[in-house]
RNA sequence: AUUUAACUUUGGGGCGAGGUGCAAAUCCUCACCGACGGUAACAGCCCGUGAACAUUGCUUGCAAUGCCGAAUAGGUGCAACUCCUAUGCCGACAGUAUAGUCUGGAUGAGAAAAGUUAUUU
Numbered sequence: 001a002u003u004u005a006a007c008u009u010u011g012g013g014g015c016g017a018g019g020u021g022c023a024a025a026u027c028c029u030c031a032c033c034g035a036c037g038g039u040a041a042c043a044g045c046c047c048g049u050g051a052a053c054a055u056u057g058c059u060u061g062c063a064a065u066g067c068c069g070a071a072u073a074g075g076u077g078c079a080a081c082u083c084c085u086a087u088g089c090c091g092a093c094a095g096u097a098u099a100g101u102c103u104g105g106a107u108g109a110g111a112a113a114a115g116u117u118a119u120u121u
Stems, first nucleotide, its partner, number of pairs: 001121001004118007016030004031101002033091002035049004044089002053066006071087005093104003
């Protein structure tokens, strides 16, 4: 350095102002946020993963299946749907005046990252 196994730790951000109203952090105008891996160079909206949700099964917390959002134009460059400029778009379930930002399941789960030990070559 490499193969496999076990263990440990880490592992999601955001409503500030005004308006209407009996009531809105939920509506309207502006504001704000962006998990993980990959991709010739940096990605919320290119490819994929994860949480959630639905159905089925059974050993009742696990498995299988399903579902799973959104971008264009111009520029630079060897190389960018990833950078720069401009304009735009998207965001589970339950609760509540209709919620990406509040409260709740959740001091949960988890993609994955780092490390330790043993092991193979």